This is a predicted structure of a 350-nucleotide part of an RNA (large-subunit ribosomal RNA, domain IV) from Micromonospora sp. BRA006-A. The organism belongs to Micromonospora, within Bacteria. It matches the Rfam family "Bacterial large subunit ribosomal RNA". Model confidence (mean pLDDT): 82 of 100.

Context: one part of a larger RNA
RNA sequence: CUGUGGUUAGGAACUCGGCAAAUUGCCCCCGUAACUUAGGGAGAAGGGGGGCCGGAGACGUGAAGCCCCGCGCGGGUGGAGCGUUGUAUGGCCGCAGAGAGCAGGGGGAAGCGACUGUUUACUAAAAACACAGGUCCAUGCGAAGAAGUAAUUCGAUGUAUAUGGACGACGCCUGCCAGUGCUGGAACGUUAAGGGGACCUGUUAGCUCUCACGAGCGAAGCGGAGAGGCAAGCGCCAGUAAGCGGCGGUGGUAGCUAUAACCAUCCUAAGGUAGCGAAAUUCCUUGUCGGGUAAGUUCCGACCUGCACGAAUGGCGUAACGACUUCCCACUGUCUCAACCACAGGCCCA
Numbered sequence: 001c002u003g004u005g006g007u008u009a010g011g012a013a014c015u016c017g018g019c020a021a022a023u024u025g026c027c028c029c030c031g032u033a034a035c036u037u038a039g040g041g042a043g044a045a046g047g048g049g050g051g052c053c054g055g056a057g058a059c060g061u062g063a064a065g066c067c068c069c070g071c072g073c074g075g076g077u078g079g080a081g082c083g084u085u086g087u088a089u090g091g092c093c094g095c096a097g098a099g100a101g102c103a104g105g106g107g108g109a110a111g112c113g114a115c116u117g118u119u120u121a122c123u124a125a126a127a128a129c130a131c132a133g134g135u136c137c138a139u140g141c142g143a144a145g146a147a148g149u150a151a152u153u154c155g156a157u158g159u160a161u162a163u164g165g166a167c168g169a170c171g172c173c174u175g176c177c178a179g180u181g182c183u184g185g186a187a188c189g190u191u192a193a194g195g196g197g198a199c200c201u202g203u204u205a206g207c208u209c210u211c212a213c214g215a216g217c218g219a220a221g222c223g224g225a226g227a228g229g230c231a232a233g234c235g236c237c238a239g240u241a242a243g244c245g246g247c248g249g250u251g252g253u254a255g256c257u258a259u260a261a262c263c264a265u266c267c268u269a270a271g272g273u274a275g276c277g278a279a280a281u282u283c284c285u286u287g288u289c290g291g292g293u294a295a296g297u298u299c300c301g302a303c304c305u306g307c308a309c310g311a312a313u314g315g316c317g318u319a320a321c322g323a324c325u326u327c328c329c330a331c332u333g334u335c336u337c338a339a340c341c342a343c344a345g346g347c348c349c350a
Base pairs, nucleotide, nucleotide: 001345002344003343004342005341006340007339008338009336010335013334018331026050027049028048029047030046035040037169051092052091053090054089057085058084059083060082061081065077066076067075068074069072093097105329107328108327109326110325111324112322113321117129118128134167135166136165137164138163139162145154146153147152170317171316172315173314175247176246179244180243181240182239183238184237185236188235189234190233200224201223202222203221206217207216208215209214248266249265250264251263252262275309276306287303288302289301290300291299
């Protein structure tokens, strides 16, 4: 110096964080709260006892003796002895009796997730995934959906009580269809190729007129244009948000002030309802008030001024559960601040 242990006043002041360590620990008895889905919570918490010897009693086994008979390795009675356990109580020893070792810290309060489970083989075990349950949508089977250029494969050797997608126990609930998507409707408008060719038109063989130049008419052919009839779709009309999503501003106003139930106005499809709220969301912010501490950027309870909560991308609660996150009590060398001791190893000197 390193490692493993031990003892130290204070007791988390350490630190991102009680990481590590310490406390607790077994059996018996007493005794156990809020809350609750009545099962739990619970080993709640908290307290007492524990060695050895004697010990009433209890339990197991059951001798001698005695009685009976069907006579045997029989039955009954009998309770000695032995073994186990052991209340009250008495005694004994030690610093110490679950004497070493093995062997739960606990409670209160919040957040998140209901729960048991699953996960990044080798830095993440979680609040992530799954889940039972509820609802909606899609899908009739060569299913929808997914991988692939395709063949093909999964779905599934399944068949709507099935499969895929979204939410996630339970309790109370889940508010608005203009846009976009989806579903339904078929009257009207619009709309392709193809079919259809009425009517119009270019060209000119020919015909007519003209002294001539030229003008007019004009079949067939070859061309141009083309009325009217006809699909889904789109427009249009409805429905649908547990589809995608969205859910306002300004000014004024009440017998102090402040505030605004109220009024006016602009805009919108509609202007955020219930519930919650400085929150895993709050910038300003260590918001303000209360609690806890001698002192609290964290924590808990409130307020509401929600920069920028909000209702199955679910909202708010919730017993039980959690190697989850935060605050508190006990306990401690984590720390103030290190010291000494023991053992083992290394190193230096002799």